[in-house]
RNA sequence: GGCGGCGUAGCUCAUUUGGUCUAGAGCGUCCGUCUCAUAAGCGGAAGGUAGUGGGUUCGAAUCCCACCGCCGCCA
Numbered sequence: 001g002g003c004g005g006c007g008u009a010g011c012u013c014a015u016u017u018g019g020u021c022u023a024g025a026g027c028g029u030c031c032g033u034c035u036c037a038u039a040a041g042c043g044g045a046a047g048g049u050a051g052u053g054g055g056u057u058c059g060a061a062u063c064c065c066a067c068c069g070c071c072g073c074c075a
Base pairs, nucleotide, nucleotide: 001074002073003072004071005070006069007068010027011026012025013024019058029045030044031043032042033041051067052066053065054064055063
């Protein structure tokens, strides 16, 4: 340099052919509960510009383009 894949909550991932409203789950964090106490368990809460920008559309995490970052293959 060329080609391909990936980028959604702190971490790991869903969200299936664009349309149920205010994008979900597990772990973690915080609060409560339980215990003599801790852990585990149980209940709840906070936490997301869906990499960035633009485009198509009545409507985009989902389609298209550019750029940024990571990984792989080739040279």